[in-house]
The prediction has a mean pLDDT of 82.
The RNA shown here (transfer RNA) has 74 nucleotides and comes from Chloroflexi bacterium ADurb.Bin120.
RNA sequence: UGGGCGUGUAGCUCAAUGGUAGAGCAGUGGCCUUUUAAGCCAUUGGUUCAGAGUUCGAGUCUCUGCACGCUCAU
Repeated sequence: UGGGCGUGUAGCUCAAUGGUAGAGCAGUGGCCUUUUAAGCCAUUGGUUCAGAGUUCGAGUCUCUGCACGCUCAU
């Protein structure tokens, strides 16, 4: 440098059969506690990497690009 494969969703780790995007942890508020931690209750947070296509409807299917990882060749 080129080819092949995989991944990209909340601050982090990950779900979601083509039909209103969720969980755990973290964050915030409260309860408890002499205080902190732990525990308990409530709660905030998303143009699902970008663009286009198919569809009544796309995180999901198709195409292109980008980023990262693995691998092969040179």

The RNAcentral record of the sequence draws on ENA. Lineage of the source: Bacteria > Bacillati > Chloroflexota. Rfam family: tRNA. Rfam links the family to the GO term triplet codon-amino acid adaptor activity. By type it is a transfer RNA.